[in-house]
Molecule: transfer RNA
Organism: Actinomycetota bacterium
This record gives sequence, C1' cells and structure tokens, in this order.
RNA sequence: GCCCGCGUAGCUCAGUCGGCAGAGCACUUCCAUGGUAAGGAAGGGGUCAGCGGUUCAAAUCCGCUCGCGGGCU
Repeated sequence: GCCCGCGUAGCUCAGUCGGCAGAGCACUUCCAUGGUAAGGAAGGGGUCAGCGGUUCAAAUCCGCUCGCGGGCU
C1' cells in the first nucleotide's frame, strides 16, 4: 500500500431484507433477613465511532474519515 471483519448502555453482546433502540450482568430505590449473600419488584442510563449523501423515514443502504483485529504483498 491493497483486501476482509468489527465499532450499539459502565461491561459482554443482540437488533442489518429501512419504520417507537433492546437483553444479560453491573448501578439506584424498595421488599425480604437478626445481618450479609442469594432471591423478588420497580427504575435510571444511548449524539448506535465521526462527517456527508439517498429516503417521507437510516443503528440498518451508499461515500469518505478515525479506531481495533486479521490476511496479502
């Protein structure tokens, strides 16, 4: 230099034939216990890596850039 994959909540990841952003764990409050852990209920938390384009509508499609991983030379 070229090619491929990935980037979504604090962490691990779903969601990609465009149509209300989710799960588990973690966190907060409450229940419960003599107390702790486990357990039960409720809740908070997101510029979907960035910019631009297409579209009535983009996490999703297209282009460029950045970061991470892998391959080729």